[in-house]
This is a predicted structure of a 72-nucleotide RNA (transfer RNA) from a Flavobacteriales bacterium. Its mean pLDDT, the model's own confidence on a scale to 100, is 81. The organism belongs to Flavobacteriales, within Bacteria.
RNA sequence: GGAAGGAUAGCUUAGUUGGUAAAGCGUCCCGCUGAAAACGGGAAGUGGGAAGUUCGAUUCUUCCUCGUUCCA
Numbered sequence: 001g002g003a004a005g006g007a008u009a010g011c012u013u014a015g016u017u018g019g020u021a022a023a024g025c026g027u028c029c030c031g032c033u034g035a036a037a038a039c040g041g042g043a044a045g046u047g048g049g050a051a052g053u054u055c056g057a058u059u060c061u062u063c064c065u066c067g068u069u070c071c072a
Stems, first nucleotide, its partner, number of pairs: 001071004006066002010025004019055001027043005048064005
């Protein structure tokens, strides 16, 4: 320098032929217990950044940023 693929909750990840985002672990609260663990119930918390298209964008398009892999 070229190509591919990726960025989603505190962590690991799913979902995506455009219709308003989810699981496990973790955090907080409650129940249970003599107390704790385990277990049960509940809650908070999220689309890398900026534009464009659209009634509507995590999803489509463009640019930028940051990792990964391959080629030279």
It matches the Rfam family "tRNA". Rfam's curators write: Transfer RNA (tRNA) molecules are approximately 80 nucleotides in length. The family's RNA type in Rfam is transfer RNA.